């Protein structure tokens, strides 16, 4: 030098990843409200206990006929942070909303630790969801980047394989 250990505000993969904000479309002529009709009924306001408050001939259901949403989830623009970017699974902890308290349930997230996936697309199955939109798991296919290992040119290309805990770059120590 190889190796080999450790540190870094090192750097690349591209229809690369997320996040904030606007503008459309969708959701939807839904939901909700009015008001008429009829039916049913004494109680509604997450489920049980208590309690405070407000409504009531309420409250549901079904039909007409007016009015009319919203959130999530998607495109597409500009910003911002970056390349385990980011998803995702388990588990412990915790916030907040559903009138207050206590349990329960549902949502919507914070945060710690472990596993998984190099990315991005196409099919094909299952879930999520109004959805052909998009997301998420797995399965397969080829693409692409990275590194080893072979192999042929001798500029370069081709097989096969393995992963981001990786590769390049840098430095520091051991080695020499």
């Nucleotide at each position: 030098a190889a190796c080999g250990a450790g540190a870094g505000u090192u750097g690349a993969g591209g229809c690369g990843c997320g996040g904030u904000u606007c503008u459309c479309a969708u959701u939807a002529g839904u939901a909700g409200c009015u008001g008429c009709a009829a039916g049913a009924g004494a109680g509604g306001g997450g489920g049980c206990a208590g309690g405070c408050c407000c409504c009531g001939c309420a409250c549901c259901u079904u039909g007409c006929a007016g009015u009319a949403a919203a959130a999530g989830g998607g495109a597409g623009g500009a910003c911002c942070g970056c390349c385990g970017a980011a998803g995702u699974c388990u588990g412990c902890u915790u916030u907040u909303g559903c009138c207050c308290u206590g349990u329960c349930g549902c949502a919507a997230g914070a945060g710690c630790a472990g596993g998984u996936u190099g990315g991005g697309c196409c099919u094909g199955c299952g879930g999520a969801u109004a959805a052909g939109a998009u997301c998420c798991g797995c399965a397969g296919g080829a693409c692409u980047g990275u590194c080893a290992c072979g192999g042929c040119u001798u500029c370069u290309c081709c097989g096969u394989g393995g992963a981001g805990a990786g590769c390049u770059c840098u430095c520091u120590c051991g080695g020499c």